Molecule: RNase P RNA; transfer RNA
Organism: Deltaproteobacteria bacterium
RNA sequence: GAAGCAGGCUGAAUGAUCGCUGGCGCAGGCAAAAGCUAAGCGCGAGAGGAAAGUCCGAGCUCCACAGGGCAGGAUGCUGGUUAACUGCCAGCGAGGGUGACCUCGGGAAAGUGCCACAGAAAAUACACCGCCACGGUUCGGCCGUGGCAAGGGUGAAAAGGUGAGGUAAGAGCUCACCAGGUCCGGUGGUGACGCCGGAGGCUUGGUAAACCCCAUCCGGAGCAAGACCAAAUAGAGGGGUGUUUGAGGGUGGCCCGCCCGAAAUCCCAGGGUAGGUUGCUUGAGAGGCCGGGGAACCGGUCUCCUAGAUUAAUGAUCAUUACCCCGCUUCCGGGCGACCGGAGCGGGGAACAGAACUCGGCUUACAGGCCCCUUCCUGA
RNA sequence: GCGCCCAUAGCUCAGUUGGAUAGAGCGUUGGACUACGAAUCCAAAGGCCAGAGGUUCGAAUCCUCUUGGGCGCACCA
Numbered sequence: 001g002a003a004g005c006a007g008g009c010u011g012a013a014u015g016a017u018c019g020c021u022g023g024c025g026c027a028g029g030c031a032a033a034a035g036c037u038a039a040g041c042g043c044g045a046g047a048g049g050a051a052a053g054u055c056c057g058a059g060c061u062c063c064a065c066a067g068g069g070c071a072g073g074a075u076g077c078u079g080g081u082u083a084a085c086u087g088c089c090a091g092c093g094a095g096g097g098u099g100a101c102c103u104c105g106g107g108a109a110a111g112u113g114c115c116a117c118a119g120a121a122a123a124u125a126c127a128c129c130g131c132c133a134c135g136g137u138u139c140g141g142c143c144g145u146g147g148c149a150a151g152g153g154u155g156a157a158a159a160g161g162u163g164a165g166g167u168a169a170g171a172g173c174u175c176a177c178c179a180g181g182u183c184c185g186g187u188g189g190u191g192a193c194g195c196c197g198g199a200g201g202c203u204u205g206g207u208a209a210a211c212c213c214c215a216u217c218c219g220g221a222g223c224a225a226g227a228c229c230a231a232a233u234a235g236a237g238g239g240g241u242g243u244u245u246g247a248g249g250g251u252g253g254c255c256c257g258c259c260c261g262a263a264a265u266c267c268c269a270g271g272g273u274a275g276g277u278u279g280c281u282u283g284a285g286a287g288g289c290c291g292g293g294g295a296a297c298c299g300g301u302c303u304c305c306u307a308g309a310u311u312a313a314u315g316a317u318c319a320u321u322a323c324c325c326c327g328c329u330u331c332c333g334g335g336c337g338a339c340c341g342g343a344g345c346g347g348g349g350a351a352c353a354g355a356a357c358u359c360g361g362c363u364u365a366c367a368g369g370c371c372c373c374u375u376c377c378u379g380a
Numbered sequence: 381g382c383g384c385c386c387a388u389a390g391c392u393c394a395g396u397u398g399g400a401u402a403g404a405g406c407g408u409u410g411g412a413c414u415a416c417g418a419a420u421c422c423a424a425a426g427g428c429c430a431g432a433g434g435u436u437c438g439a440a441u442c443c444u445c446u447u448g449g450g451c452g453c454a455c456c457a
Base pairs, nucleotide, nucleotide: 001376002375003374004373007371008370009369010368012321013320014319015318016317017316018315020046021045023043024042025041026040028037029036030035048352052363053362055361056360057359058358059357060222061221062220063219067256068255069254070253072218073217074216075215076214077091078090079089080088081087092105093104094103095102096101106213107212111211112210113207114206115205128152129151130148131147132146133145134144135143136142160178161177162176163175164174165173179203180202182199183198184197185196186195187194188193226278227277228276229275237268238267239266240265241264248260249259250258271456272455273454285304286303287302288301289300290299291298292297323349324348325347326346327345328344331342332341333340334339381453382452383451384450385449386448387447390406391405392404393403399437408424409423410422411421412420430446431445432444433443434442
């Protein structure tokens, strides 16, 4: 310098003017009320790494204190981490890459299903060509019966591979070596698993992002949850069920159990208001330092307070600086030179994207810049 | 904000325990019939199944992400 790999950080800064949304103080105002405060002045605050998708997991709230079984769903190598997770860290095995590194992960030797077309045969298989034996023969490597699965051919996939023996021809039929798997023993590791030795020819197709089996986990709903206040209307109408042998309700599937429970309760269609407060922002919080750990992470201590809107604020303009790109040529440095570097002037660019109860993750989008790492080339 | 669903030809829809040429009706285009048009008959074009990645020998179909569209959810008596 070129190409690349995984991760981390950053996501402009300062000032002025004009606005916007909350908070506090002063003053005033509005409303029927709960309550609110747009107009004035002062002080101070005001988006993100993803605020997004809503894909997981929790907190919080209500349903019963959240219970049992079935169904259903999720996850899936091992160990750790966490409030929890489909996350994260470290490792193991398989595959890929020269490498940094990446991708995948229970069971197909429990059972069932499927594997189109082609092919003889697609799974306790099969014989088109072929090889062999016997018989026949119109003597044509023609026909029939039987044996075989080595070779050809088909396919995404063909029933271990190579060699020798063996045989009528063949075949793990037998043997040697190799590959895989099962079982046994030893050994290292917490474990996944690794290594070593042995046994018997054991050779068993793929698919579980097909049903399923095994293990673990999961009650449901969601801040439009929930609580309070205010206003208004037709607490009217129709239908169902039921009164202790108990309807119905307790948020979508079923059964049980538990609780509430009565003269009500549910449904249909309709009516009224579509206002305010709370939940609401201090939290598994952020930063620094120290300690434990290989890391994720954990513990201690100090400091800090950092948006709470509801037609929904967080903006606009200007100036300067910093970053990137293009052009110009006056200057400086280097080089024989093409040119390179710096300074100067002019012009342009700056992404993805906008909180809505709150956190921890994942995924997706993203201009430019910085750091770490790998391979190759060149120079010293 | 929260919960859920859909996307196949210009339009409306089939296609679903994955199997190769993805179909139908209407519409479009061309031809026939007619003096001309409508109707009718014949024929053709038109799709990479919203986009991307994965599982599989094989994906419209199964899994994941993205894009676009649609539906429902307030309180009172």